[in-house]
RNA sequence: GGGUCUGUAGCUCAGUUGGGAGAGCGCCUCGUUCGCAACGAGGAGGUCGUCGGUUCGAACCCGAUCAGAUCCA
Numbered sequence: 001g002g003g004u005c006u007g008u009a010g011c012u013c014a015g016u017u018g019g020g021a022g023a024g025c026g027c028c029u030c031g032u033u034c035g036c037a038a039c040g041a042g043g044a045g046g047u048c049g050u051c052g053g054u055u056c057g058a059a060c061c062c063g064a065u066c067a068g069a070u071c072c073a
Stems, first nucleotide, its partner, number of pairs: 001072007010025004019056001027043005049065005
């Protein structure tokens, strides 16, 4: 330098027929308990790596770009 893959909540990840942004764990509150744990109920938390384009509408399609992994040179 070139090819491929990955980037979504604090962590691990799901989400491709283009229209609701989600799960588990973690965090906060409440209940049960003498207390803790466990369990139950509720809640907060995300500009979907960045920029641009297509579209009535983009996490999802297209281009560029950044970071990481890997292969080739």
Transfer RNA from a Bacilli bacterium, 73 nucleotides, folded computationally.
It matches the Rfam family "tRNA". The family's RNA type in Rfam is transfer RNA. About the family: Transfer RNA (tRNA) molecules are approximately 80 nucleotides in length.
Model confidence (mean pLDDT): 82 of 100.